A computed fold for a 105-nucleotide RNA from a soil metagenome, annotated as SAM riboswitch aptamer (S box leader).
The sequence is in RNAcentral, with records from MGnify.

RNA sequence: CUCAUCGAGAAAGGCAGAGGGAAAUGGCCCUGUGAAGCCUUAGCAACCGUCCCAAUUAAUUGGGAAAGGUGCUAAAUCCAUCUCAAUGAAUUUGAGAAAGAUGAG
Numbered sequence: 001c002u003c004a005u006c007g008a009g010a011a012a013g014g015c016a017g018a019g020g021g022a023a024a025u026g027g028c029c030c031u032g033u034g035a036a037g038c039c040u041u042a043g044c045a046a047c048c049g050u051c052c053c054a055a056u057u058a059a060u061u062g063g064g065a066a067a068g069g070u071g072c073u074a075a076a077u078c079c080a081u082c083u084c085a086a087u088g089a090a091u092u093u094g095a096g097a098a099a100g101a102u103g104a105g
Stems, first nucleotide, its partner, number of pairs: 001105006011041005019030003024081004042073003047069002050065006077099001082096005
């Protein structure tokens, strides 16, 4: 940089000791009944790889398994921010974009 996905799912323990929810602003929330970080164990998921079944000439498609490589295990990617549409007193709702995360290349 390109493509796909992002309202589902899944936590305990040990060390540690005050922050954390990507950054900024605003909101909201988590946190001494223990934040971040590190470690152990367990789990979730099915992106890549692997195996099984079915369809197919094949490419491929659908389904299943899961001990491999990643990822993840509060809240929609916690919500908004920019644009458009509807409504409007405030605003609210919906769609998209941007940014971000993860995977594959």